[in-house]
Notes: The RNA shown here (glmS glucosamine-6-phosphate activated ribozyme aptamer) has 152 nucleotides and comes from Brochothrix campestris FSL F6-1037. The source organism's lineage runs through Bacteria, Bacillati, Caryophanales, Listeriaceae and Brochothrix campestris. Rfam family: glmS glucosamine-6-phosphate activated ribozyme aptamer. About the family: This entry contains a glucosamine-6-phosphate activated ribozyme that is found in the mRNA for GlmS. GlmS is an enzyme that uses fructose-6-phosphate and glutamine to generate glucosamine-6-phosphate. The ribozyme catalyses self cleavage of the glmS mRNA that is thought to regulate GlmS activity. Rfam links the family to the GO terms regulation of gene expression and catalytic activity. By type it is a riboswitch.

RNA sequence: GCUUAAUUGCUAGCGCCAGUACUUAGAAUGUUUAAGUAGACGAGGAGAAAGUUAUCGAGGAUUCGGCGGAUACUUUCCGGCCUGUUGGGGUCGAUACACAAGGUUAAAACAAGCGGGUGACUACUUGCACAACAACCACGUGAACAACGGUC
Numbered sequence: 001g002c003u004u005a006a007u008u009g010c011u012a013g014c015g016c017c018a019g020u021a022c023u024u025a026g027a028a029u030g031u032u033u034a035a036g037u038a039g040a041c042g043a044g045g046a047g048a049a050a051g052u053u054a055u056c057g058a059g060g061a062u063u064c065g066g067c068g069g070a071u072a073c074u075u076u077c078c079g080g081c082c083u084g085u086u087g088g089g090g091u092c093g094a095u096a097c098a099c100a101a102g103g104u105u106a107a108a109a110c111a112a113g114c115g116g117g118u119g120a121c122u123a124c125u126u127g128c129a130c131a132a133c134a135a136c137c138a139c140g141u142g143a144a145c146a147a148c149g150g151u152c
Base pairs, nucleotide, nucleotide: 001010002009014068015067016066017065019064020038021037022036023035024034025033026032027031041057042056043055047077048076049075050074051073078093079092080091081090082089084148085147086146087145097142098141099140102137103136104135110127111126112125113124115122116121
């Protein structure tokens, strides 16, 4: 914000528009008024609180400029793992270590089709590709210290 009888349900790379650009109509026409349009393409992401300029690539367009929100990041706390317990330390987040190499259908764009709108513009369908971070899957390697305890 929409929705519901109801904090009911939906939405989080998500929403919005005072700047800007564009369209239509009018007027006293390089101005102005009214009504509109555009304003980010997917991937991935939630222990709690606070802080805060919030990840990754695609694309090359206003994807400009700004506002709001937000699962990123940092700190502290909580929790798992690294040794049975404790301590600090490290790392991660209830799918709760790291590293190496491999695997796991991107979407927009583009092309074609079919609609809506006077228009800017826009809904939908089909085809065809092409990522990166993280995560997951299988395999391999590595995973330290102190005290106490247990077993041989």
The same sequence occurs in records of 2 taxa.